[in-house]
């Protein structure tokens, strides 16, 4: 140094879920709370996954007296997960 992961040691984190707040939404922040975690410490490079405004398209759908309006769906730009995998950087130190 490298593989490697312990009933070490000293630390660390913090799921669901509750308040508050951002945000169209995924989801993210801050407090509680602890399901677990050898990197659940960082990092959006691949990839899987989720969300999609605005604007376009269909609708023998809802409303309607026109025009408009509201619903599902699709296509788009762009975001979201590191506690989804792989990668990158690195923390600890037995067998």
């Nucleotide at each position: 140094g490298c593989c490697c992961g312990a009933u070490a040691a000293g630390a660390g984190c913090a799921c669901a879920c509750c308040c508050g707040g951002a945000g169209u939404a995924a989801u993210c922040c801050g407090g509680g709370g602890c399901c677990g975690c050898a990197a659940a410490a960082c990092u959006a490079g691949a990839g899987g996954u989720c969300c999609u405004a605005c604007g376009c398209g269909u609708g023998c759908g809802c409303a309607c007296u026109c025009a408009g309006g509201c619903c599902a769906c699709g296509c788009c730009a762009g975001g979201a997960u590191a506690g989804c995998u792989c990668g990158g950087u690195g923390c600890c130190g037995a067998a």

A computed fold for a 95-nucleotide RNA from a Gemmatimonadales bacterium, annotated as c-di-GMP-I riboswitch aptamer. It matches the Rfam family "c-di-GMP-I riboswitch aptamer". Rfam describes the family as follows. GEMM was predicted in a large-scale screen for bacterial structured RNA regulatory elements. The coordinates come from a structure-prediction model, not an experiment, and the mean pLDDT is 79.